The prediction has a mean pLDDT of 77. A computed fold for a 111-nucleotide RNA from Sphingobium abikonense NBRC 16140, annotated as TPP riboswitch aptamer (THI element). Its Rfam family is "TPP riboswitch aptamer (THI element)". Gene Ontology term of the family: thiamine pyrophosphate binding. Of the family's consensus pairs, 96% are formed in the model. The sequence was found by an Rfam model in a public genome assembly.

[in-house]
Parts: sequence; C1' cells; structure tokens
RNA sequence: CCAGCAUCCCCGGGGGACCGUCCACAGACGGUUGAGAGGCGGCUGACGUGGCCGCGACCCGCUGAACCUGAUCCAGUUGACACUGGCGUAGGGAGGGUAGCGAGCCUUCAA
Repeated sequence: CCAGCAUCCCCGGGGGACCGUCCACAGACGGUUGAGAGGCGGCUGACGUGGCCGCGACCCGCUGAACCUGAUCCAGUUGACACUGGCGUAGGGAGGGUAGCGAGCCUUCAA
C1' cells in the first nucleotide's frame, strides 16, 4: 500500500393491503395474508379516492425483486387480498466514515 474479516458511529430508502359489520370520526370492532397492515402525537378538512405531517415498529441500502414503473397487465389459484408462474438478462431504486485483525506486495535499517 492493500484483498479479506470485522467493531462502532452517522446517514439514507420503502410499504402499510384485502374482506365483513357498523360509523361520520380523518373512526370502531372482527376476520385473512404478511417481517410489517397504523403503536404515539399533531395538522387541515367535512361525507370523501376515508387526506396529510412527525416519531416509533418492521423491511431494505448497489452481492440492491426492500420498494416503484409497466399495471385497473397475463395465466393459475383464493371468498378477496395475499400466493405461484410469466412480464424479468425490462426500466428505475437508498452508503459514507472508522478502532482493531490481517494473507499478499513495496521500501528502509540491522545481523
């Protein structure tokens, strides 16, 4: 110098579905799948596409199918979503610093 191992710190990305009964409050209860399906606080609004913001939980950060687009996609399957296969060698997608160890390589000194 540096492959690799690895500690710690900081940072970043993402989704929150489907079904039923009720409700009108940015809501309640129950069921399904899932890592996660809204736990806490707040803002605006007024019958709607049931909004938005912050924090938390969870997942993911280039070895990147976390997640988004195509897509209100195609086939199978399910009560529905989910799931399986296709699309898919598609197009996008969020990482820096660092204690320590250290194969190998280079240089210098001594014998």